[in-house]
Context: one part of a larger RNA
RNA sequence: UGACGGGGGCCCGCACAAGCGGUGGAGCAUGUGGUUUAAUUCGAAGCUACGCGAAGAACCUUACCAGGUCUUGACAUCUAGCGCCAAUCUUAGAGAUAAGACGUUCCCUUCGGGGACGCUAAGACAGGUGGUGCAUGGUUGUCGUCAGCUCGUGUCGUGAGAUGUUGGGUUAAGUCCCGCAACGAGCGCAACCCUUAUUAUCAGUUGCCAGCAUUCAGUUGGGCACUCUGGUGAGACUGCCGGUGACAAACCGGAGGAAGGUGGGGACGACGUCAAAUCAUCAUGCCCCUUAUGACCUGGGCUACACACGUGCUACAAUGGACGGUACAACGAGUUGCGAACUCGCGAGAGUAAGCUAAUCUCUUAAAGCCGUUCUCAGUUCGGACUGCAGGCUGCAACUCGCCUGCACGAAGUCGGAAUCGCUAGUAAUCGCGGAUCAGCAUGCCGCGGUGAAUACGUUCCCGGGCCUUGUACA
Numbered sequence: 001u002g003a004c005g006g007g008g009g010c011c012c013g014c015a016c017a018a019g020c021g022g023u024g025g026a027g028c029a030u031g032u033g034g035u036u037u038a039a040u041u042c043g044a045a046g047c048u049a050c051g052c053g054a055a056g057a058a059c060c061u062u063a064c065c066a067g068g069u070c071u072u073g074a075c076a077u078c079u080a081g082c083g084c085c086a087a088u089c090u091u092a093g094a095g096a097u098a099a100g101a102c103g104u105u106c107c108c109u110u111c112g113g114g115g116a117c118g119c120u121a122a123g124a125c126a127g128g129u130g131g132u133g134c135a136u137g138g139u140u141g142u143c144g145u146c147a148g149c150u151c152g153u154g155u156c157g158u159g160a161g162a163u164g165u166u167g168g169g170u171u172a173a174g175u176c177c178c179g180c181a182a183c184g185a186g187c188g189c190a191a192c193c194c195u196u197a198u199u200a201u202c203a204g205u206u207g208c209c210a211g212c213a214u215u216c217a218g219u220u221g222g223g224c225a226c227u228c229u230g231g232u233g234a235g236a237c238u239g240c241c242g243g244u245g246a247c248a249a250a251c252c253g254g255a256g257g258a259a260g261g262u263g264g265g266g267a268c269g270a271c272g273u274c275a276a277a278u279c280a281u282c283a284u285g286c287c288c289c290u291u292a293u294g295a296c297c298u299g300g301g302c303u304a305c306a307c308a309c310g311u312g313c314u315a316c317a318a319u320g321g322a323c324g325g326u327a328c329a330a331c332g333a334g335u336u337g338c339g340a341a342c343u344c345g346c347g348a349g350a351g352u353a354a355g356c357u358a359a360u361c362u363c364u365u366a367a368a369g370c371c372g373u374u375c376u377c378a379g380u381u382c383g384g385a386c387u388g389c390a391g392g393c394u395g396c397a398a399c400u401c402g403c404c405u406g407c408a409c410g411a412a413g414u415c416g417g418a419a420u421c422g423c424u425a426g427u428a429a430u431c432g433c434g435g436a437u438c439a440g441c442a443u444g445c446c447g448c449g450g451u452g453a454a455u456a457c458g459u460u461c462c463c464g465g466g467c468c469u470u471g472u473a474c475a
Stems, first nucleotide, its partner, number of pairs: 001475002003472003007469007015459002019423005026314008034305002042053002064300007073125001077124002079121005088101005105116004127289002130287003136283002138278003141274001143272001148187006154163003167178003193266004198234007207224003212221002237260001240254005316416001320375007332363003337356002342351003382413001387408007429451007
């Protein structure tokens, strides 16, 4: 100087407390461990691994296994020779391939040749998701959006170092004020950026419709006031008033205001810590393989199943289930696509097909809600696992191993031990909708809106963190 203390002081955080809803019990989904296996590819491991890499394993993917094959190679450059190759068809085969048929280059040209493509030959070489993240770059997690981490000059100290950065107040903040052997400065904080909340103005089509006509319908004429869209501005700054305070910084209350003290949300992550993660995104040193640890193909596996754990979904019901009627969104996506209307089907869906490269058309009827009817507390008209049969869709192909529909079947489950998690407001809870990936497949992920709470006395305690101080046989 740090680190540590079941030392002290001050302060903060859904850290506790006060509340609301869960997990832990059930069934299923998914990830992991373990076991099994020819293989169940690999990585991730307290917080910071475990719906994680994977925004989607039937083949492919795919890295694993079995079998069948290739050896200058599936891919790149160079040298020499040749001019064909591709496509199509037939045969054999699980296919990769092998044999045969058909076929017989292209572009530029100074006609010497050059280039593209393909084949053959030899070797230089290719190739490796093989090892090492404890050789590395890059990227990322975490402490933590915590308020800290440092430097120059000066001063003090023999020195390591100290001071500044401590102190008195204050703040979300090393934020600001005052004081002070310090005076300044840098990286962080804040602001500048995006979005949301109000409004003025400009612009009115594909958007909108107050008034006037018109229609089944903003459909058409007309209009751009309103809604909305998207450009440019305004607006919030403790600016104003009162009080407290050291006359300061600031705090408390109020006015005005759409918004008030960082208005809400996001992007943004200091010096560093964990030899943290990643050689399987990529790049890369060294080591290793080179008729194989490379490459191709078929089939299988990654989907196994006594069990254990994590994360979720659905429930156990009456604030509910079922049936009928009826109302109101936002974000988005679409031409190998979204697919209306109509017809058929109980339905998944099928047929035909309009429109739309989209404020125009489509996905697209939002659901909870509201109004009625019924069920009457039961393992039930709760719950839907599992199973049987019959179908639909995608796709060469749904056996291993997809999703959906109808009928039948109707398991556990009556609110969950010890323990444990999230959340402070348009939040929790609850309800549906969209998107990426994607042929198909979502209870996951990323977004969107609808309905919409309770509680916070307080900081003694648990956990984590910041500052000062103290002890130390620790570095």